[in-house]
Molecule: FMN riboswitch aptamer (RFN element)
Organism: Candidatus Dormiibacterota bacterium
RNA sequence: CACUGUCUUCGGGGCAGGGUGUGAAGCCCGACCGGCGGUGACAGCCCGCGAGCCUCGUCCGGCGUCGAGCCGGGCGGCGGCAGGACCCGGUGAAAUCCCGGGGCCGACAGUGAGAGGAGCCGGCCGCGGGUCGGCCCUCGAGUCUGGAUGGGAGAGGACGCCC
Numbered sequence: 001c002a003c004u005g006u007c008u009u010c011g012g013g014g015c016a017g018g019g020u021g022u023g024a025a026g027c028c029c030g031a032c033c034g035g036c037g038g039u040g041a042c043a044g045c046c047c048g049c050g051a052g053c054c055u056c057g058u059c060c061g062g063c064g065u066c067g068a069g070c071c072g073g074g075c076g077g078c079g080g081c082a083g084g085a086c087c088c089g090g091u092g093a094a095a096u097c098c099c100g101g102g103g104c105c106g107a108c109a110g111u112g113a114g115a116g117g118a119g120c121c122g123g124c125c126g127c128g129g130g131u132c133g134g135c136c137c138u139c140g141a142g143u144c145u146g147g148a149u150g151g152g153a154g155a156g157g158a159c160g161c162c163c
Stems, first nucleotide, its partner, number of pairs: 004160007017029003031143002033106002035049004044104002052081003055077009086102005108146003114139004119135007
């Protein structure tokens, strides 16, 4: 230290308090949180990446076999899919990044006392349909549980290669 390699370490936070209730981290009020790289300037909401699902190549092992193939694992892919969110004012050369103000968002699976429903059944009644209960359908956790003692964008370090 531009090239390139081996090894190694690190690599995600958050419902306090109150209400209702037999019970709430799940409902209501409210509280709290913000991975990584980039970007004229510090970013959850500007551009990308990561976690999930799928897929392709290759190698190894197992099963099966005339074969096709199936399962598990390693390595590699700028392969694919899903899923979100910002404005106003100020300063400035420059800011959706700073300051002030007001907003918004939160993968997948599960749990779920809540919400909604044009349906069905039943109870009650002042028979008006209302009300209550059950069934069924839809939705329902950023913070709880789980995959995960996993993976990972990446960040740092040691030694070597090149110069």